[in-house]
């Protein structure tokens, strides 16, 4: 590099959720892991406290925000 392919942003209908967002189905921005895991930093939601601000804690939520682990197709290399 090339082949079989895969996945599926925004958006929009439904539908769960207080919300972050998840789910399905249309959609295709992209994606060599955009398949897996909330371990780590981040970012967003609830809830308390506190209350001029500014600090704390508790529970969630994002894997297509970053690291990290782990599995994994092709095969020139």
């Nucleotide at each position: 590099a090339a082949a079989c392919g895969g996945c599926a942003a925004a958006c929009c209908c439904g539908u769960c959720g207080u919300g972050a967002g998840g789910c399905g189905g249309g959609g295709a921005c992209g994606c060599a892991a955009a398949g897996c895991c909330a371990c780590g930093g981040g970012a967003c939601c609830c809830g308390a406290g506190a209350a001029c601000c500014g600090u704390u804690c508790g529970g969630g939520u994002c894997g297509g925000c970053c690291g990290g682990g782990u599995u994994g197709c092709c095969g020139a290399a």

Predicted 3D model of a 77-nucleotide RNA (c-di-GMP-I riboswitch aptamer) from a soil metagenome.
Of the family's consensus pairs, 95% are formed in the model.